[in-house]
Context: one part of a larger RNA
RNA sequence: UGACGGGGGCCCGCACAAGCGGUGGAGCAUGUGGCUUAAUUCGAUGCAACGCGAAGAACCUUACCCAGGCUCGAACGCUACCUGACAGCCCUUGAAAGGGGGUUUCCUUCGGGCAGGUAGCGAGGUGCUGCAUGGCUGUCGUCAGCUCGUGUCGUGAGAUGUUGGGUUAAGUCCCGCAACGAGCGCAACCCUUAUCGCCAGUUACCAGCGGGUCAUGCCGGGGACUCUGGCGAGACUGCCUGCGCAAGCAGCGAGGAAGGUGGGGAUGACGUCAAGUCCUCAUGUCCCUUACGCCUGGGGCUGCACACGUGCUACAAUGGCCGGUACAAUGGGCAGCUACUCUGCGAAGAGAUGCUAAUCCUCAAAGCCGGUCUCAGUUCGGAUUGGAGUCUGCAACUCGACUCCAUGAAGUCGGAAUCGCUAGUAAUCGCGUAUCAGCAACGACGCGGUGAAUACGUUCCCGGGCCUUGUACA
Numbered sequence: 001u002g003a004c005g006g007g008g009g010c011c012c013g014c015a016c017a018a019g020c021g022g023u024g025g026a027g028c029a030u031g032u033g034g035c036u037u038a039a040u041u042c043g044a045u046g047c048a049a050c051g052c053g054a055a056g057a058a059c060c061u062u063a064c065c066c067a068g069g070c071u072c073g074a075a076c077g078c079u080a081c082c083u084g085a086c087a088g089c090c091c092u093u094g095a096a097a098g099g100g101g102g103u104u105u106c107c108u109u110c111g112g113g114c115a116g117g118u119a120g121c122g123a124g125g126u127g128c129u130g131c132a133u134g135g136c137u138g139u140c141g142u143c144a145g146c147u148c149g150u151g152u153c154g155u156g157a158g159a160u161g162u163u164g165g166g167u168u169a170a171g172u173c174c175c176g177c178a179a180c181g182a183g184c185g186c187a188a189c190c191c192u193u194a195u196c197g198c199c200a201g202u203u204a205c206c207a208g209c210g211g212g213u214c215a216u217g218c219c220g221g222g223g224a225c226u227c228u229g230g231c232g233a234g235a236c237u238g239c240c241u242g243c244g245c246a247a248g249c250a251g252c253g254a255g256g257a258a259g260g261u262g263g264g265g266a267u268g269a270c271g272u273c274a275a276g277u278c279c280u281c282a283u284g285u286c287c288c289u290u291a292c293g294c295c296u297g298g299g300g301c302u303g304c305a306c307a308c309g310u311g312c313u314a315c316a317a318u319g320g321c322c323g324g325u326a327c328a329a330u331g332g333g334c335a336g337c338u339a340c341u342c343u344g345c346g347a348a349g350a351g352a353u354g355c356u357a358a359u360c361c362u363c364a365a366a367g368c369c370g371g372u373c374u375c376a377g378u379u380c381g382g383a384u385u386g387g388a389g390u391c392u393g394c395a396a397c398u399c400g401a402c403u404c405c406a407u408g409a410a411g412u413c414g415g416a417a418u419c420g421c422u423a424g425u426a427a428u429c430g431c432g433u434a435u436c437a438g439c440a441a442c443g444a445c446g447c448g449g450u451g452a453a454u455a456c457g458u459u460c461c462c463g464g465g466c467c468u469u470g471u472a473c474a
Stems, first nucleotide, its partner, number of pairs: 001474002003471003007468007015458002019421005026313008034304002042053002064299007076122009088103006106113002124288002127286001129284001133282002135277003138273001140271001145184006151160003164175003190265004195233007205222002209220003236259001239253001240251004315414001319373007331362003336355002340351004380411001385406007427450007
């Protein structure tokens, strides 16, 4: 000087407390450990691995296993030589890849081009080392810290500044001070959302005028409104009162759509963990080179006495079922989204229409109204199993999703323990997208609808910041 302390002081954070809803019990989904296996490819392992890499494992993917094959090789560059159908087509063998046989037009400015073969240098490797590395990322932590120049002090390590008194979300600002300044962080500048104005007006809108329809902005038209999207305005403790030297704090203060960082996002200092990744990519060293490379068929990654994590669905009446009825937003769409009609109980099929989309399509559920069930393992719950089907795809046996009929398991609110959340949040309800032929999505990322309770307080648990103290630790 740090680090540590079941030392002290001060202060923060859904850290506790106060509340609301869960997990831990059940069934299923998914990941992991373990076991099994020819293989169950590899990585990730306290927080910070475990719905993680994987935003799509039937083949492919695929890296694993078994079997069959290739060796200039699946792709590319250079050199030398050879050939002009080795390619295509046909026959044959085979599960395919591959192998064997037959047949047939290369072009040319004659330099060569093009294609293939031969053989040689470079190939190729998801092989090893993340403890050789770059790059990228997680984490402490969006915590308020981390440093430097000059000066001063100290023999020196170093200190001072950065400590102190206030204040703040903040090393934020003020005052003081052997310090005076500065940098990286904080904040602001950026995006979005909440209000208003101006400009613009199609595909959006329809107040007034006119036309038309069973009906609909449907048409003429309009530029008001909604909306779209570009430019501006607006919030700064600016004003008032009180407290204070100031910074600032308080106010059922005024005005205002919004008030003290308005809400949300992007943004992550010096560093820590030899943290993670050689399987994104790049790369040093080492290793394989008729194989640790490459192709193909099949299997496996989906195996199941068990254990754990993350979720979904429930155990019901604030509910289940039936009928009627209303209101979104983000997005997506050309072998794509599909109106409408018909067929089918249905998944879906057949026809057909519009849309390269503010134009057409996709467009809610909880809610509300009425009926029924009456507390039961039930009209709760839907696992499991049997049967019959639909769709995608070369192909659904291992191993897809969905539909219909039948079947109806556990489960009556969950031990010790443990998680999330402070407001348009939790809870609850549906919708969209990426990946994608299809889908194991109950995941992830977004979108809107309905919409709470509680916070006395900082003694305690956890993590963190500053000062101080002890230390046999570095």

The part of an RNA shown here (small-subunit ribosomal RNA, 3' major domain) has 474 nucleotides and comes from a Rhodothermales bacterium. The coordinates come from a structure-prediction model, not an experiment, and the mean pLDDT is 82. Its Rfam family is "Bacterial small subunit ribosomal RNA". Gene Ontology terms of the family: structural constituent of ribosome and ribosome. It was read from a public genome assembly.